[in-house]
RNA sequence: GGGGCCGUAGCUCAACUUGGAAGAGCAUCCGCUUUGCACGCGGAGGGUUGCGGGUUCGACCCCCGCCGGCUCCA
Numbered sequence: 001g002g003g004g005c006c007g008u009a010g011c012u013c014a015a016c017u018u019g020g021a022a023g024a025g026c027a028u029c030c031g032c033u034u035u036g037c038a039c040g041c042g043g044a045g046g047g048u049u050g051c052g053g054g055u056u057c058g059a060c061c062c063c064c065g066c067c068g069g070c071u072c073c074a
Base pairs, nucleotide, nucleotide: 001073002072003071004070005069006068007067010026011025012024013023020057028044029043030042031041032040050066051065052064053063054062
């Protein structure tokens, strides 16, 4: 320098197939339960979907550029 894959909540990952507007588990907080803690149950908060642009009525999803990580080739 070139090719491939990946980047979504504090962490691990869905949603991409078919564009219809983002969810689960753990963690955190609150409540119930307990003499108290833990476990268990219920609830809540938390996201500019890596960044910038484009297409579209509408983008995590399609297109372009850039950044970062892993890997292969040179």